Overview: This is a predicted structure of a 97-nucleotide RNA (THF (Tetrahydrofolate) riboswitch aptamer).

C1' cells in the first nucleotide's frame, strides 16, 4: 500500500400452516409519513396512514336446515421459508492473501 472477502431493507420460490370465495384480501392511482450494510451522501427497492377509482370462480359429495363440516378448485390471498438473489462512491470491518 494492494487484492479478496462479509454484511442491509428487500425480491423470487420449493415446502408446510392458513384465510375468503355472504369478497376481505391483493392489484393501480394520488397525498403524506417511516425505516433502510457501522458511518456520510445517494440509488432502488419496502412499509405503514388516509383518499379514490376499479374488481373476482367456483363445482362436488356428506351430514340433515344451519354462522355445519369435507374435498376439488379460484385469488395477482396472509403468515412461515429449503433454495436463490440482493448498494453508487468513500471510510469502516476481516485479524484473509
Nucleotide at each position: 500500500c494492494g487484492a479478496a472477502g462479509a454484511g442491509u431493507a428487500g425480491c423470487c420460490a420449493a415446502g408446510g400452516c392458513g384465510c375468503g370465495u355472504u369478497a376481505a384480501g391483493u392489484g393501480u392511482u394520488g397525498c403524506g409519513a417511516a425505516a433502510c450494510g457501522g458511518g456520510a451522501c445517494g440509488u432502488u427497492g419496502u412499509u405503514c396512514g388516509c383518499a379514490a377509482a376499479c374488481g373476482a370462480a367456483a363445482g362436488g359429495g356428506c351430514g340433515a336446515u344451519c354462522u355445519g363440516a369435507c374435498c376439488u378448485g379460484c385469488g395477482g390471498u396472509g403468515c412461515c421459508g429449503c433454495g436463490g438473489c440482493g448498494c453508487g462512491u468513500c471510510c469502516g470491518c476481516u485479524c484473509u492473501c